[in-house]
Predicted 3D model of a 72-nucleotide RNA (transfer RNA) from a bacterium. Rfam family: tRNA. The family's RNA type in Rfam is transfer RNA.

RNA sequence: GGGCCCGUGGUCUAGCGGUACGACGUCUCUAUGGCAUAGAGAAGGUGAGGGGUUCGACUCCCCUCGGGUCCA
Numbered sequence: 001g002g003g004c005c006c007g008u009g010g011u012c013u014a015g016c017g018g019u020a021c022g023a024c025g026u027c028u029c030u031a032u033g034g035c036a037u038a039g040a041g042a043a044g045g046u047g048a049g050g051g052g053u054u055c056g057a058c059u060c061c062c063c064u065c066g067g068g069u070c071c072a
Stems, first nucleotide, its partner, number of pairs: 001071007010024003018055001026042006048064005
C1' cells in the first nucleotide's frame, strides 16, 4: 500500500428499510433480624464521525477514524 470483517447503554449481545432485543451490572421497592438469594419496577443508547439515497436508515451507498485478519 491492497483485500476482507467488525464498530449498538458501564460490559457482552440481537436486529438485514418502519419510533433498538436480551443478559450481566447499577438504583428503588418487597420478602429476611441482617446478608446472600428470589420477585417486581426504574434509569441508562448523538446506534464511531460526516455526507448521500429514501416518505422513512443501526440496516443500503460513499468518505474518514478506530480495531482485527490476510497478502505484498